[in-house]
RNA sequence: AUUUGGAAAAGGUAAACCCGAUGAAAGUUGGGGACGCAAAACCAUGAGCCUAAGCAUCCGCUACAUUGUCUGGCAGUCUGGUUAUCCCU
Numbered sequence: 001a002u003u004u005g006g007a008a009a010a011g012g013u014a015a016a017c018c019c020g021a022u023g024a025a026a027g028u029u030g031g032g033g034a035c036g037c038a039a040a041a042c043c044a045u046g047a048g049c050c051u052a053a054g055c056a057u058c059c060g061c062u063a064c065a066u067u068g069u070c071u072g073g074c075a076g077u078c079u080g081g082u083u084a085u086c087c088c089u
Stems, first nucleotide, its partner, number of pairs: 006086001012037002017032006035076001041082003046078002048074003054069003
C1' cells in the first nucleotide's frame, strides 16, 4: 500500500410513521423520528421492481373504466463502477 473480516473507539447515515413543500403518479425534498446499515457514501452499466401524465388501443359516445407504453422513478432490490474512517485481524 492492497485485499478480506468486522470487535472496540471516533463518528456517519436514517426505515416505518407524522407535518410542510413539490410532482399526474411512483417518488423527491425540509423538519421531527430511529427499523437498521462496514459502504444504507456517490454513479442508472446490466437486470429487477414501482408509477402511467402524454401517446396508442379498446369501450363508451359528455364521461369513467381496460390494455400497452418512459423521455419518469427506486442506489435502504441485486449486479457493476468510483471513493472512503479505524485496526484486535